[in-house]
A computed fold for an 89-nucleotide RNA from a Betaproteobacteria bacterium, annotated as c-di-GMP-I riboswitch aptamer.
RNA sequence: GCUGAACCAGGGCAAACCCAUCGAAAGGUGGGGACGCAAAGUUUCCGGUCUACAGGGCGCGUGCGCCCCAUGACAGCGGGGCCGCAGUG
Numbered sequence: 001g002c003u004g005a006a007c008c009a010g011g012g013c014a015a016a017c018c019c020a021u022c023g024a025a026a027g028g029u030g031g032g033g034a035c036g037c038a039a040a041g042u043u044u045c046c047g048g049u050c051u052a053c054a055g056g057g058c059g060c061g062u063g064c065g066c067c068c069c070a071u072g073a074c075a076g077c078g079g080g081g082c083c084g085c086a087g088u089g
Stems, first nucleotide, its partner, number of pairs: 006088002012037002017032006035076001041082003045079003048074003055068006
């Protein structure tokens, strides 16, 4: 430097759900909790998915309904970038 197949050591993270809190929502954060994870570390660069406050359009019963829209979100959807772990191999 490569690999991460298998095993070893120290261990690490934490889905659903519950509570608190922020948010229009998707969802985030903290606590509890473990379904899983060898990058479930990090980054929206590419694709994908979710949401639609504001904005635009349409309808009518005029303050509501429907449609469009990412500038919002997901890194535990896939790919790429960056960084990192332990000795056998």

The coordinates come from a structure-prediction model, not an experiment, and the mean pLDDT is 83.